[in-house]
RNA sequence: GGGCUACUAGCUCAGCUUGGUUAGAGCGCUCGGCUGAUAACCGGGAGGUCGUUAGUUCGAAUCUGACGUGGCCCA
Repeated sequence: GGGCUACUAGCUCAGCUUGGUUAGAGCGCUCGGCUGAUAACCGGGAGGUCGUUAGUUCGAAUCUGACGUGGCCCA
C1' cells in the first nucleotide's frame, strides 16, 4: 500500500440477508415483594440519537460512499 471483517444499553449479544408500527434479550444497576436477616426467587423501573459523517429513499440499525477504532489475510 491492497483485500476482508466487526462496531447496537455498563458488559455479552440478537435484529441487517428481505428497509416500514413503540429497537430487543441475558447479566448488571435501581425500587418493591418474600425472609428474623441475607442469598435465591417473584414483580416493576431507569439506561440507546444503533462508531462518526454524508448520500439514496415517502421512510435507514438495515442499502451506498468516506472517515475512525479493533481483528484477519496478502504484499
The prediction has a mean pLDDT of 80. Transfer RNA from a Candidatus Heimdallarchaeota archaeon, 75 nucleotides, folded computationally. The sequence is in RNAcentral, with records from ENA. Its Rfam family is "tRNA". By type it is a transfer RNA.